[in-house]
RNA sequence: GGGCCUGUGGUAUACCGGUAACACGUCGCUAUGGCAUAGCGAAGUAGGGGGUUCGAUUCCCCCCAGGUCCA
Repeated sequence: GGGCCUGUGGUAUACCGGUAACACGUCGCUAUGGCAUAGCGAAGUAGGGGGUUCGAUUCCCCCCAGGUCCA
């Protein structure tokens, strides 16, 4: 320098055109003398920018970051 893959709550992963989900974690409440466990509830997310579309996490382009292969 070139090819390919990946980027989703704090973490690990689903969903792959029609309001983004589960687990763990965090916070609050209940139960206990207290802790742990448990139950209920809440907050918190599509790497960035354009394009296509009635509608984009999803499709296209560029950039950024990581991985991998070639030189």